[in-house]
RNA sequence: UACUUAUCCAGAAAGACCGAGGGAUUGGGCCCGAUGACGUCUUAGCAACCUGAAAUCAAACAAGGUGCUAACUCCCUUUCCAGGGCCUUUGCGGGCGCUGGAAGAAGAUAAGUG
Numbered sequence: 001u002a003c004u005u006a007u008c009c010a011g012a013a014a015g016a017c018c019g020a021g022g023g024a025u026u027g028g029g030c031c032c033g034a035u036g037a038c039g040u041c042u043u044a045g046c047a048a049c050c051u052g053a054a055a056u057c058a059a060a061c062a063a064g065g066u067g068c069u070a071a072c073u074c075c076c077u078u079u080c081c082a083g084g085g086c087c088u089u090u091g092c093g094g095g096c097g098c099u100g101g102a103a104g105a106a107g108a109u110a111a112g113u114g
Stems, first nucleotide, its partner, number of pairs: 001114008013043005021032003027076003044069003049065002052061001073106001078103006085096004
C1' cells in the first nucleotide's frame, strides 16, 4: 500500500508544552477554538478486536498488543421506499422542497491475507 471479514446511536479527561486554526474528503450546514482549540508528551480512564488459565463452550476479569476518551463516523450529499407540503396542468402528468426508513459510497478501528 491493496484485498477479505467484523464493528461503528454505548463508554471514557486531567496536567504540561505549543500557538491558530480545527472537526478525513467535494459542496452545504452546524459546531469547537486566545477562558488556548488542533497537535505532542505524561498520567488517568473507557472498551473488550486480538491475547491470557490443561483443552472446548459461555460468562466474568483486564496483566499484555492495539484502539479510543466533544457532538451518531457531528449532520446532509448517491440510490430506493413511505408520508405530508408548495407550485404548475382542463386532465394525465411535471417540478421544487420537507420528514422518516433502508441500502450504498467514502472513512475509522481490529483481526487476517498478499

SAM riboswitch aptamer (S box leader) from Hymenobacter rigui, 114 nucleotides, folded computationally. The sequence was found by an Rfam model in a public genome assembly.